The RNA shown here (Bacterial large signal recognition particle RNA) has 266 nucleotides and comes from a soil metagenome. The RNAcentral record of the sequence draws on MGnify. It matches the Rfam family "Bacterial large signal recognition particle RNA". The literature on the family includes a 2003 paper in Nucleic Acids Res by Rosenblad et al., "SRPDB: Signal Recognition Particle Database". Rfam describes the family as follows. The signal recognition particle (SRP) is a universally conserved ribonucleoprotein involved in the co-translational targeting of proteins to membranes. Its Rfam clan is "SRP clan". Its mean pLDDT, the model's own confidence on a scale to 100, is 78.
[in-house]
RNA sequence: CCGUGCUAGGCGGGGAGCCAGCGGUGCCCUGUACCCGCAAUCCGCUUCAGCGGGGCUGAAUCCCCGCCCGAGGCCCGGCGGGUCCGCAGUCGCUCCCGGCACGGGGCGGUGAAGGUCGGGUCCCGCGCGACGCCAACCUGCGAACCCGGUCAGGCCCGGAAGGGUGCAGCCGUAAGCGGGCGCUGGCGGGUGCCGCGGGGACGCCUGACCGGAGCUACCGGCCGGUGAUGCGCUCGAGUCCGACGCGGUCGACGGCGGGUGCACGG
Numbered sequence: 001c002c003g004u005g006c007u008a009g010g011c012g013g014g015g016a017g018c019c020a021g022c023g024g025u026g027c028c029c030u031g032u033a034c035c036c037g038c039a040a041u042c043c044g045c046u047u048c049a050g051c052g053g054g055g056c057u058g059a060a061u062c063c064c065c066g067c068c069c070g071a072g073g074c075c076c077g078g079c080g081g082g083u084c085c086g087c088a089g090u091c092g093c094u095c096c097c098g099g100c101a102c103g104g105g106g107c108g109g110u111g112a113a114g115g116u117c118g119g120g121u122c123c124c125g126c127g128c129g130a131c132g133c134c135a136a137c138c139u140g141c142g143a144a145c146c147c148g149g150u151c152a153g154g155c156c157c158g159g160a161a162g163g164g165u166g167c168a169g170c171c172g173u174a175a176g177c178g179g180g181c182g183c184u185g186g187c188g189g190g191u192g193c194c195g196c197g198g199g200g201a202c203g204c205c206u207g208a209c210c211g212g213a214g215c216u217a218c219c220g221g222c223c224g225g226u227g228a229u230g231c232g233c234u235c236g237a238g239u240c241c242g243a244c245g246c247g248g249u250c251g252a253c254g255g256c257g258g259g260u261g262c263a264c265g266g
Stems, first nucleotide, its partner, number of pairs: 001266006009057003012030004020046005034054005063259006072250004076245002079242005085236002088234002091232003094228002096225005102220003105216003114210008122199006128192002131188005137180005147172004154165004
């Protein structure tokens, strides 16, 4: 150096996530790389690594190491946008409150503002009326006996004349029960377009008179507010998305360089 047989190794890798940590199932990237079973209210493991079973390849294009390139992921930073929140700011709008007759409108010489007098609204007392209740009054019913009258019969007294008693019946009435309610008396109040007297208030309404030109915030406008906080704005925090950074980190594919056996025969 060649040939044969074998062994280590290989038959995909990576990112985020999960996890004490690691690998895998699921997601994403790379790009083509054996098969079967298992796995998210997970599966398997504790270190050259999923676990279990089987197959192929095999010391190099294929295995191992280093460097380069760099798909893609993740982190950080400030920026922009969306969304959501705020005992935030109170800048604008809106609403609310107060004010100003500048413009419009309305009222006003058929008399504004203002003033004087009076009335009402409010309170107290009295009266009257209406209503309701009670009494009285009128009326009906109303007592086996212990209410009345009249008392057939009966009973009692009497020689008789006569006298007495009294049930039923009839008549009447008491308590009581019912009806009426005009008149009379008393009482009541969420009672009255009612009357009289007194008080109070100075707000509102209203009448008369004086007066002699204003009054009115309805609309617009303007001013003020330690008012409301609905919308916008600003500020701040959270969250999502985006582009960016001679930022950081991991890094597939690919490129370059280096490394790695055993036995037998020639």